[in-house]
Context: one part of a larger RNA
RNA sequence: GAAUGAACGCUGGCGGCAUGGCUAAGACAUGCAAGUUGAACGGACCAUUUCGAAGAGUAAUCGGAUUCAUGGUUAGUGGCGAAAGGGUGAGGAAUAGAUAGGUAACGUACCGCGGGCUCUGGAAUAGCUCAUCGAAAGAUGGGGUAAUGCCGGAUGAUGUCCUCUGUUUAAUUCAGAGGACCAAAGAUUUAUCGGCCUGUGAGCGGCCUAUCUCCUAUCAGCUUGUUGGUGAGGUAACGGCUCACCAAGGCGACGACGGGUAGCGGGACUGAGAGGUUGGCCCGCCACAUCGGAACUGAGACACUGUCCGGACCUCCACGGAGGGCUGCAGUAACGAAUAUUGGGCAAUGGGCGAAAGCCUGACCCAGCAAUGCCGCGUGUAGGAUGAAGCCUUUCGGGGUGUAAACUACUUUCAGGGAUUAGAAAGCUUCGGUUGAUCAGUCCCAGAAGAAGUCACGGCUAACUUCGUGCCAGCAGCCGCGGUAAUACGAAGGUGGCAAGCGUUAUUC
Numbered sequence: 001g002a003a004u005g006a007a008c009g010c011u012g013g014c015g016g017c018a019u020g021g022c023u024a025a026g027a028c029a030u031g032c033a034a035g036u037u038g039a040a041c042g043g044a045c046c047a048u049u050u051c052g053a054a055g056a057g058u059a060a061u062c063g064g065a066u067u068c069a070u071g072g073u074u075a076g077u078g079g080c081g082a083a084a085g086g087g088u089g090a091g092g093a094a095u096a097g098a099u100a101g102g103u104a105a106c107g108u109a110c111c112g113c114g115g116g117c118u119c120u121g122g123a124a125u126a127g128c129u130c131a132u133c134g135a136a137a138g139a140u141g142g143g144g145u146a147a148u149g150c151c152g153g154a155u156g157a158u159g160u161c162c163u164c165u166g167u168u169u170a171a172u173u174c175a176g177a178g179g180a181c182c183a184a185a186g187a188u189u190u191a192u193c194g195g196c197c198u199g200u201g202a203g204c205g206g207c208c209u210a211u212c213u214c215c216u217a218u219c220a221g222c223u224u225g226u227u228g229g230u231g232a233g234g235u236a237a238c239g240g241c242u243c244a245c246c247a248a249g250g251c252g253a254c255g256a257c258g259g260g261u262a263g264c265g266g267g268a269c270u271g272a273g274a275g276g277u278u279g280g281c282c283c284g285c286c287a288c289a290u291c292g293g294a295a296c297u298g299a300g301a302c303a304c305u306g307u308c309c310g311g312a313c314c315u316c317c318a319c320g321g322a323g324g325g326c327u328g329c330a331g332u333a334a335c336g337a338a339u340a341u342u343g344g345g346c347a348a349u350g351g352g353c354g355a356a357a358g359c360c361u362g363a364c365c366c367a368g369c370a371a372u373g374c375c376g377c378g379u380g381u382a383g384g385a386u387g388a389a390g391c392c393u394u395u396c397g398g399g400g401u402g403u404a405a406a407c408u409a410c411u412u413u414c415a416g417g418g419a420u421u422a423g424a425a426a427g428c429u430u431c432g433g434u435u436g437a438u439c440a441g442u443c444c445c446a447g448a449a450g451a452a453g454u455c456a457c458g459g460c461u462a463a464c465u466u467c468g469u470g471c472c473a474g475c476a477g478c479c480g481c482g483g484u485a486a487u488a489c490g491a492a493g494g495u496g497g498c499a500a501g502c503g504u505u506a507u508u509c
Base pairs, nucleotide, nucleotide: 001509002508003507004506006505007504008503009502010501013377014376015375016374017373018372019370020369021335027332028331030330031329032328035080036079037078040077041076043074044073045072046071047070048069055062056061087288088287089286096213097212098211099210100209101208102207103206106205107204108203111201112200113199114198115197116196117195118194119153120152121151122150128143129142130141131140132139133138159181160180161179162178163177164176165175166174186193187192188191214260215259216258221251222250223249226248227247228246229245230244231243232242233241263285264284265283266282267278268277269276270275290311291310292309293308294307313324314323315322316321341367343366344365345364349363350361351360352359353358380410381409382408383407390401391400392399393398414450416445417444418443419442420441421440423439424438427434428433453498454497455496456495457494458479459478460477464493465492466491467490468489474481475480
């Protein structure tokens, strides 16, 4: 000098764009953050409508059991989603990351393209109802019911497995023949949306290899599923991944093993560069979700707001039991030098579900707070005296503040007040219409009106005098100032620097 997720002191007008718990991965009150689908299903309830029994009445009629249809709401069953999005960096020095490859050792819901199919039966169960137990959470038993829920049978190769033949290879692959095995579901407004099998694509993943990735030798030897083989199991898949048997290997001064520290990269800061430092915001990857362990479901998890078990902690309780997890958005106390609102909206972008309308979305878009940073603007402009007053200084003549003020003439940015446009709108639609949380554009009004500080002035280093103090009080980045004329302390006047900031501290180059 440059930089910062900064803090502190003094000061503080406006706007735009960013950024904002670096400490306790310590604890959390409250609200919200993942639902959707009635065009998969049977009910229940509400509204409207059709049929209209018993009964009453002489009759008209009243009455409404029963029944038909339409619309709406929805607890439950089913489907899809909930593995994304959002947060944090505790752990981890390699099972991670980056780069380059491999997978002839693999998977893939939704989406695109191609081929083929969608036949026939059955048994349950929730909701519901009846009953029982419990403070609650909830649980148990009986009865009966639906489906795109579940289970049989049929059909079936371009699929999978086995055998044989041929081609080919290091192994494999590939082609042909034969055998075995495996499927489906319907809905409605009749135009569509679905379902099953299979091939392929895209995107997304799994696994493997090589190279690189901090300090420490006051860590020198480490290792028994250890290293390799055979066989088996397991996996989507290779593999000691697991197991049985066999062999005795494998790694290491090119630093094994141990200890410490740390998320990694794109990047960021600095620097002429080489390099050094760093990884906050944004993007990619990884890891984690109170601590530890485990699997289930599923295309995908060993799953932040799922399940089970065991700790610690907290809450309710009728003492028998039951519930909880903000490292989501706000917010609370605590910690700390220190870090914001228990805000608005789904209008836009994106996501989930749905045929759609739409619903949900603390993702996101906005607003609020903070000079935390960067950038822009303003605090007026022009004229105005050999130069007012005040203040400071003086050799008492004067000099400085200083065109500065007053005064004269103007301007009105920004802030303030008013009017207006309908731009951000793309969308949706029954074609009538309708959708902006928030921001923006244009015009007019008034009056210089509402808007300057902070640090320094001995040298380094731009900027000096007077008074006070008297090795005291104090200053200080280094050298050093202060013991009676201190340009170095304190005050004042003046001057210099930067400016809505200025200075200090911390850290990096």
Source information: The prediction has a mean pLDDT of 82. The part of an RNA shown here (small-subunit ribosomal RNA, 5' domain) has 509 nucleotides and comes from a metagenome. Its Rfam family is "Bacterial small subunit ribosomal RNA". RNAcentral holds the full RNA, with entries from SILVA.